[in-house]
A computed fold for a 355-nucleotide RNA from an Actinomycetota bacterium, annotated as Bacterial RNase P class A. It was read from a public genome assembly, where an Rfam model found it. Its mean pLDDT, the model's own confidence on a scale to 100, is 81. It matches the Rfam family "Bacterial RNase P class A". Rfam describes the family as follows. Ribonuclease P (RNase P) is a ubiquitous endoribonuclease, found in archaea, bacteria and eukarya as well as chloroplasts and mitochondria. Rfam classes the family as a ribozyme. Lineage of the source: Bacteria > Bacillati > Actinomycetota.
RNA sequence: AGAGCAGGCCGGGCGACCGCGGCACGGGUGACCGUGUCGAGGAAAGUCGGGACUCCGUAGGGCAGCGCGGUGGGUAACGCCCACCCGGGGCAACCCGGGGAAAGCGCCACAGAAAACAGACCGCCUGCAGCGAUGCAGGUAAGGGUGAAACGGUGAGGUAAGAGCUCACCAGCGCGGCGGGUGACCGUCGCGGCUCGGCAAGCCCCGCGCGGAGCAAGGCCAAGCAGGGAGCGAGUAGCCCGCUCGAUGCUCCCGGGUCGGCUGCACGAGGUCGCCGGUAACGGCGAUCCCAGAGGGAUGGUCGCCCCUCCGCUUCGGCGGAGGACAGGAUCCCGCUUAUAGGCCCGCUCUUCAU
Numbered sequence: 001a002g003a004g005c006a007g008g009c010c011g012g013g014c015g016a017c018c019g020c021g022g023c024a025c026g027g028g029u030g031a032c033c034g035u036g037u038c039g040a041g042g043a044a045a046g047u048c049g050g051g052a053c054u055c056c057g058u059a060g061g062g063c064a065g066c067g068c069g070g071u072g073g074g075u076a077a078c079g080c081c082c083a084c085c086c087g088g089g090g091c092a093a094c095c096c097g098g099g100g101a102a103a104g105c106g107c108c109a110c111a112g113a114a115a116a117c118a119g120a121c122c123g124c125c126u127g128c129a130g131c132g133a134u135g136c137a138g139g140u141a142a143g144g145g146u147g148a149a150a151c152g153g154u155g156a157g158g159u160a161a162g163a164g165c166u167c168a169c170c171a172g173c174g175c176g177g178c179g180g181g182u183g184a185c186c187g188u189c190g191c192g193g194c195u196c197g198g199c200a201a202g203c204c205c206c207g208c209g210c211g212g213a214g215c216a217a218g219g220c221c222a223a224g225c226a227g228g229g230a231g232c233g234a235g236u237a238g239c240c241c242g243c244u245c246g247a248u249g250c251u252c253c254c255g256g257g258u259c260g261g262c263u264g265c266a267c268g269a270g271g272u273c274g275c276c277g278g279u280a281a282c283g284g285c286g287a288u289c290c291c292a293g294a295g296g297g298a299u300g301g302u303c304g305c306c307c308c309u310c311c312g313c314u315u316c317g318g319c320g321g322a323g324g325a326c327a328g329g330a331u332c333c334c335g336c337u338u339a340u341a342g343g344c345c346c347g348c349u350c351u352u353c354a355u
Base pairs, nucleotide, nucleotide: 001351002350003349004348005347007345008344009343010342012306013305014304015303016302017301018300020039021038022037023036024035025034026033027032041326045337046336048335049334050333051332052331053214054213055212056211060241061240062239063238065210066209067208068207069206070084071083072082073081074080085098086097087096088095089094099205100204104203105202106199107198108197121144122143123140124139125138126137127136128135129134152170153169154168155167156166157165171195172194173192174191175190176189177188178187179186180185218263219262220261221260227254228253229252230251231250232249233245234244235243270289271288272287273286274285275284276283277282307324308323309322310321311320312319313318
């Protein structure tokens, strides 16, 4: 210098004027006015995973159902994060994937003779028939052909021809021993011809987790209305058992009324900085900060200067014009995923050149 890999961060700045919402203070009988202060994001989004919080008189057990899946750790928890292991890809930095197919069932398009306790289309071999071409019966998975996939590879023995049929070596698998590791797993030695295809996001098996509903939860206040009928059980997803409550009670249906206000609701698994522990995710301690709370739902607009990109002109000093993304809270938090103009920083790998 070129090509690439991984991670983190910013995502316009300053000023003036006008405007909007919350809170505090002051003024006003009041509508409201003034001053001060605060006022969206890295994703506020999708609502996908997990939790906090609240209610459900069942929060207990079993079945069913749903979700997750290498190992160890982190966390309030997770399908998230970190480290490691194994397999695959890449020269490499690095990236992608992850229980069980040797418990059972099921499925495997097209092609092909045959698609899983294998299988004779061609070929090869043997026998019989025939003068012969050839036909029939049997053997054979070594060769050909089909396919994404055809039931280990090489060599020797063996045989009518062949074949793990037998043997040697290699590869894989299983079992056992020893050594290392918390573990996934790794290394090594021995034995067994064991060679047993794929799909588990088809059923299933193993392990772990899950009660339900959700801030339109829930609590309080105000206003308004008209009751009637049915049932005996009802108790916030399915079934069974158990449990609790049960008659001026409860449930269901029809009809009627309201759809206003306050609260929940902003101090929290909180932000920033420093030190310590840990490879890391993260944790501990100390200091410091208060940082949106609307409810037909605020956070916007105009102008000037500057910054960045592009275009045009240029006397090379500048001038003019256009553009600056994705998007916006609604109970809150931790994640994941998706969208995003442009820009910055750090680390690493490979190639080439120079010293």